[in-house]
RNA sequence: UGCUCAUCAAGAGCGGGGGAGAGACCGGCUCGUAGAACCCGCGGCAACCCCGAUUGACCGGCAAUCAAUCGGAAGGUGCAAAUUCCGGCAGUAUGUCUGGUAGAUGAGAA
Repeated sequence: UGCUCAUCAAGAGCGGGGGAGAGACCGGCUCGUAGAACCCGCGGCAACCCCGAUUGACCGGCAAUCAAUCGGAAGGUGCAAAUUCCGGCAGUAUGUCUGGUAGAUGAGAA
């Protein structure tokens, strides 16, 4: 970097540095000199990987593996304005609609 799978309506901020941008892109709308991005420290959220238990599948049986459910949070990521801030394409019952595209994050195999 592309591919496959899963998730995206919940949740969680202070201090120091910095000094004008930020919310992917485009259109809106919004946040920001009452201090943006970004960096550092500490604290936090969550539960993808992970750890444990139970049940089931597989097996002659066990182990391993896989699946579901419940619990946990030491470690690896991630996250911490607004539903992925809203829309972008198609359908349409016109709705807090459905599906898709794009994007983000994780896991896996390249």
The RNA shown here (SAM riboswitch aptamer (S box leader)) has 110 nucleotides and comes from a Chloroflexota bacterium.
Taxonomically the source falls in Chloroflexota (Bacteria, Bacillati).
The coordinates come from a structure-prediction model, not an experiment, and the mean pLDDT is 87.